[in-house]
RNA sequence: CUUCGAAAAAGGCAAAUUCUUCGAAAGAUGAAUACGCAAAGUUUCAGACCUAACGCCUAUUGGUUAUGGUGGCUGAACUGCCGAA
Numbered sequence: 001c002u003u004c005g006a007a008a009a010a011g012g013c014a015a016a017u018u019c020u021u022c023g024a025a026a027g028a029u030g031a032a033u034a035c036g037c038a039a040a041g042u043u044u045c046a047g048a049c050c051u052a053a054c055g056c057c058u059a060u061u062g063g064u065u066a067u068g069g070u071g072g073c074u075g076a077a078c079u080g081c082c083g084a085a
Stems, first nucleotide, its partner, number of pairs: 002085004012037002017032003021028002035072001041078003045075003048070003055064003
């Protein structure tokens, strides 16, 4: 430097749920906890998905729309611990 995660060690993150705060919602922050994770570290660049407030259409209830989100959906980019070959 490249590939890999079988065994080992040290540490790390934290799904669902409950509570709190923010938000129109989706969802997010914080606390408890532990489903899982070797990039479950960072970034919406491409795709996918969720929501639909404002706007527009309809004409009163629906449709549509991301400028709102999900990096723990996939690809990509950047960075990185330990170990093995």